[in-house]
This is a predicted structure of a 74-nucleotide RNA (transfer RNA) from Promethearchaeum syntrophicum.
Rfam family: tRNA. The family's RNA type in Rfam is transfer RNA.
NCBI's taxonomy places the organism under Archaea, Promethearchaeia, Promethearchaeales, Promethearchaeaceae, Promethearchaeum.
Its mean pLDDT, the model's own confidence on a scale to 100, is 83.
A source record names the gene tRNA-Phe-GAA-1-1.
The RNAcentral record of the sequence draws on ENA, GtRNAdb and Rfam.
RNA sequence: GCUUCGGUGGCCUAGCUCGGGAAGGCACUGGACUGAAGAUCCAGGCAUCGUUGGUUCAAAUCCGACCCGAAGCA
Numbered sequence: 001g002c003u004u005c006g007g008u009g010g011c012c013u014a015g016c017u018c019g020g021g022a023a024g025g026c027a028c029u030g031g032a033c034u035g036a037a038g039a040u041c042c043a044g045g046c047a048u049c050g051u052u053g054g055u056u057c058a059a060a061u062c063c064g065a066c067c068c069g070a071a072g073c074a
Stems, first nucleotide, its partner, number of pairs: 001073007010026004020057001028044005050066005
């Protein structure tokens, strides 16, 4: 340098194929329970979806460029 794959809450991971409600687990906060804690249960907050532009009534999803990471080729 080229090709392919990936980037989504604090962390991990779905959702992208086929555009229309961003979901789950862990962690965190409050409460219940307990002598206290853990476990369990209930409730809650947290993601302009890597950046930017385009298409569209509507983009995490489609298209272009760029940034970062991984693998392969040279």